[in-house]
RNA sequence: GCUGGCAUAGCUCAAUCGCAGAGCACCCGCCUUGUAAGCGGAAGGUUGGGGGUUCAAUUCCCUCUGCCAGCA
Numbered sequence: 001g002c003u004g005g006c007a008u009a010g011c012u013c014a015a016u017c018g019c020a021g022a023g024c025a026c027c028c029g030c031c032u033u034g035u036a037a038g039c040g041g042a043a044g045g046u047u048g049g050g051g052g053u054u055c056a057a058u059u060c061c062c063u064c065u066g067c068c069a070g071c072a
Stems, first nucleotide, its partner, number of pairs: 001071007010024004018055001027041004048064005
């Protein structure tokens, strides 16, 4: 330099145009003499930045940035 993949909650990841979710962590409660474990609940998101298509975009298209892999 060329090609491909990935970027979503604090972390690991779902969601193939139609209300953005789960597990773990954090917080509250229950349980326990107490802690851990277990059970219930709450909170937490400019879906990497910008633009386009669409009634509607995490999803499709273009571009930029970062990371990873392959080729040279």
The RNA shown here (transfer RNA) has 72 nucleotides and comes from Gammaproteobacteria bacterium RIFCSPHIGHO2_12_FULL_40_19. Its mean pLDDT, the model's own confidence on a scale to 100, is 85. It matches the Rfam family "tRNA". By type it is a transfer RNA. Lineage of the source: Bacteria > Pseudomonadati > Pseudomonadota > Gammaproteobacteria.